Background:
A computed fold for a 369-nucleotide RNA from an uncultured Chitinophagaceae bacterium, annotated as Bacterial RNase P class A. Model confidence (mean pLDDT): 75 of 100.

RNA sequence: ACUACAAGCCGGGUUAUCGCCUUUGCGUAUGCAUGGGAGGAAAGUCCGGACAGUGAAGAGCAGCGCACCACCUAACGGGUGGGAGCUUGCGAAAGCAGGCUACAGACAGUGCCACAGAAAAUGACCGCCUUUAGCAAUAAAGGUAAGGGUGAAAACGUAGGGUAAGAGCCUACGUAUUGUAUUGGUAACAAUAUGAUGGGGUAAACCUUGCGCACUGAAAUGCCAAAUAGGCGUACGUUUGAGGGCUGCUCGUCCGAUUGUACGCGGGUUGGCAGCUACAGGUGAUGUGUGAGCAGCAUCGCAGAUAAAUGAUAGCCGUCCCGGGACCAUACGGGAUUACAGAAUCCGGCUUACAGGUUUGUAGUUGUU
Repeated sequence: ACUACAAGCCGGGUUAUCGCCUUUGCGUAUGCAUGGGAGGAAAGUCCGGACAGUGAAGAGCAGCGCACCACCUAACGGGUGGGAGCUUGCGAAAGCAGGCUACAGACAGUGCCACAGAAAAUGACCGCCUUUAGCAAUAAAGGUAAGGGUGAAAACGUAGGGUAAGAGCCUACGUAUUGUAUUGGUAACAAUAUGAUGGGGUAAACCUUGCGCACUGAAAUGCCAAAUAGGCGUACGUUUGAGGGCUGCUCGUCCGAUUGUACGCGGGUUGGCAGCUACAGGUGAUGUGUGAGCAGCAUCGCAGAUAAAUGAUAGCCGUCCCGGGACCAUACGGGAUUACAGAAUCCGGCUUACAGGUUUGUAGUUGUU
């Protein structure tokens, strides 16, 4: 220098003309002037809130979600820091630098564990040992988890004792789990001492434990205007309470005859305003904190459409590429300005997409010193 990967940032500026939506002012026939007019993801609609509506409250069951600790936050399944486990690279080692993790419980119970294997949890296939039968080969009964073999996984490991042969059967050391104590830490946890135990795995299997959870969703909702019918038919149900009011079921409670459901027939309206963009708001520096953040200060005002405006053309600047040859600078000429995408109540996250440029890190290749 180039290439690849990962993470972060940018992802044009300006002028003119013609258009579109909109604020304000003037005007009143629809115009003129003036200000504003998409994003880092506006996306997916996955998670959390704000806001709104629905009960006069409430209880149980079911259901759903989360699951190491502390902190941040309006809240979260998000973020920050830490712990533990697994893992990658470098290194002789100590260790250093990263990456990943739904990371509660498998002595509450139930289930499952392909193939292989005797056996996947009431473990005897080979082997070893004892007894019996037999001259013997061997056969039968029993003991044995030390050895072999199978497997992803086989009933703590090593040594010694012990035994017919063996076995945590016993002892020492180690190791795993766990109880207690001490020390460090807010805690998860770690270290040390000591006691007990040796239990296969699987909870993104049922399940158990702890914590949390009403439902709906801006097409919410309120108001104004317009229209109007408390229409018709059939079937079933209903004061012996149908049906309705915070989703399922049960209870409770309130309303309840101007009655419910299903199917069919025949009509009306389908406009406007608010909600609606001022805020968990943006930017800057300061202080504070390891950090996510927080605090006060200064400054800015930054889309509001409704079937959906935010566009097009041209010039200049900027950026990149090419002419260009080993590198750099300047001038000249030519070319490109392209990606993903596009507000629809708002906000915080997560995830996904992205031409080109740029910064940092890692790896590789080539050249020079």
It matches the Rfam family "Bacterial RNase P class A". Rfam describes the family as follows. Ribonuclease P (RNase P) is a ubiquitous endoribonuclease, found in archaea, bacteria and eukarya as well as chloroplasts and mitochondria. Its family is annotated with ribonuclease P activity, tRNA processing and dimeric ribonuclease P complex in the Gene Ontology. The model forms 97% of the base pairs in the Rfam consensus.